[in-house]
């Protein structure tokens, strides 16, 4: 220098042939328990890496950039 994959909640990851996003763990509250733990119920938490473009509408499509991993030179 060229190519491929990835970037979504604090962490690990889903997701939508384009219609304003979910799970598990963690955290908070309550129930239960003598207490803790476990279990059960509920809540909080995300400018979907950044910037543009297309579109009525973009996490999703297109372009560039950044970061991580892999391959080639």
């Nucleotide at each position: 220098g060229g190519g491929g994959c990835g970037u979504u909640a604090g962490c690990u990851c889903a997701g939508u042939c384009g219609g304003u996003a979910g799970a598990g763990c963690a955290u908070c509250u309550g129930a239960c328990u003598u207490u803790u733990a476990a279990u059960c119920a509920g809540g909080u938490g995300g400018u979907c890496g950044c910037a543009g473009g297309u579109u009525c509408g973009a996490u999703c499509c297109c372009u560039g950039c950044a970061c991580g991993c892999c391959c080639c030179a």

Predicted 3D model of a 73-nucleotide RNA (transfer RNA) from a Gammaproteobacteria bacterium. NCBI's taxonomy places the organism under Bacteria, Pseudomonadati, Pseudomonadota, Gammaproteobacteria. Rfam family: tRNA. Rfam describes the family as follows. Transfer RNA (tRNA) molecules are approximately 80 nucleotides in length. Model confidence (mean pLDDT): 81 of 100.